């Protein structure tokens, strides 16, 4: 330098053929307990890596950039 792949909640990750942004763990509150843990119920938490484009509508399609992993040279 060229190819591939990954980037979504604090962490690990889903998200189908473009239309509701989600799960587990963690966190907060309540119940149960003398208390803790465990369990149950409820809740908070997101510029979907950044910018631009297409579209009525983009996590998803197209282009550029950044970072990690990997292959070729």
């Nucleotide at each position: 330098g060229g190819g591939g792949u990954u980037a979504u909640a604090g962490c690990u990750c889903a998200g189908c053929u473009g239309g509701g942004a989600g799960a587990g763990c963690g966190c907060u509150g309540c119940a149960u307990u003398c208390g803790c843990a465990a369990u149950g119920c409820a809740g908070a938490g997101g510029u979907c890596g950044g910018g631009g484009g297409u579209u009525c509508a983009a996590u998803c399609c197209c282009c550029c950039c950044u970072a990690g992993c990997u292959c070729c040279a």

This is a predicted structure of a 73-nucleotide RNA (transfer RNA) from an Alphaproteobacteria bacterium. The coordinates come from a structure-prediction model, not an experiment, and the mean pLDDT is 81. It matches the Rfam family "tRNA". From the family's description: Transfer RNA (tRNA) molecules are approximately 80 nucleotides in length.